[in-house]
RNA sequence: GGGCGAGUGGCCAAGCUGGUGAAGGCGCCGUGCUUAUAUCACGGAGAUGCGUGGGUUCAAACCCCACCUCGCCCA
Numbered sequence: 001g002g003g004c005g006a007g008u009g010g011c012c013a014a015g016c017u018g019g020u021g022a023a024g025g026c027g028c029c030g031u032g033c034u035u036a037u038a039u040c041a042c043g044g045a046g047a048u049g050c051g052u053g054g055g056u057u058c059a060a061a062c063c064c065c066a067c068c069u070c071g072c073c074c075a
Base pairs, nucleotide, nucleotide: 001074002073003072004071005070006069007068010026011025012024019058028044029043030042031041032040051067052066053065054064055063
């Protein structure tokens, strides 16, 4: 330098023929339970809205372009 893949809450991760309020698990907070803790049950908060900036569209995490970061391969 070229090719491919990935980037979504604190962590993991679903969502991809574009269409409602972006699932779920772990963690965190509260209540119940317990002598207490844990487990368990119920409830709740948390995404400057999906790496950054543009574009297309009535509408974008999803399509297009450029760039950034990480990984793999080729040279």
The RNA shown here (transfer RNA) has 75 nucleotides and comes from a Bacteroidota bacterium.
It matches the Rfam family "tRNA". The family's RNA type in Rfam is transfer RNA.
The coordinates come from a structure-prediction model, not an experiment, and the mean pLDDT is 80.